[in-house]
RNA sequence: AACGUGCUCCGGGGUCGGUGAGAAUCCGAACCGGCGGUGACAGUCCGCGAGCGUGAUCCUCCGCGAGGAGGGGAUCGCCGAUCCGGUGGAACUCCGGGACCGACGGUGAUGCGACGCAGGUCGCGAGUCCGGAUGGGAGGCGCACGAG
Numbered sequence: 001a002a003c004g005u006g007c008u009c010c011g012g013g014g015u016c017g018g019u020g021a022g023a024a025u026c027c028g029a030a031c032c033g034g035c036g037g038u039g040a041c042a043g044u045c046c047g048c049g050a051g052c053g054u055g056a057u058c059c060u061c062c063g064c065g066a067g068g069a070g071g072g073g074a075u076c077g078c079c080g081a082u083c084c085g086g087u088g089g090a091a092c093u094c095c096g097g098g099a100c101c102g103a104c105g106g107u108g109a110u111g112c113g114a115c116g117c118a119g120g121u122c123g124c125g126a127g128u129c130c131g132g133a134u135g136g137g138a139g140g141c142g143c144a145c146g147a148g
Base pairs, nucleotide, nucleotide: 003146004145005144006143007142009140010139015029016028017027018026030128031127032102033101034048035047036046037045043100044099051078052077053076058071059070060069061068062067082098083097084096085095086094104131105130106129111124112123113122114121115120
């Protein structure tokens, strides 16, 4: 230095203005970017986590039984977005320039769509607001013991 086991801790960021009766959701501009890998540093390359669905073994309770309720979460599926130039041995990772993406639920008016003669009704519309979340977690630092 590496390896095994256990334990503690850490482990997500981001708004102003305009219009308007009312908007951080519309319009304009701004701001943000988990984790591991990758010959050289990544929101966009590869993979993971998270998220959305599916829901096994098993456990608890009720029931004579068939079966029902709850816990739990294996497995499987889904899951967004980048180009050009330069430097260089090597970069979709650096420099310069131009683009693009951002789950689920809630909330709403200008806007869009549908219906209606009209008043109006219904639907769509948030990366930054609220919520699940004082959650979960990829992983990371360290400590102890062992072994070498």
FMN riboswitch aptamer (RFN element) from Microbacterium sp. RG1, 148 nucleotides, folded computationally. NCBI's taxonomy places the organism under Bacteria, Bacillati, Actinomycetes, Micrococcales, Microbacterium. The model forms 100% of the base pairs in the Rfam consensus. The sequence is in RNAcentral, with records from Rfam.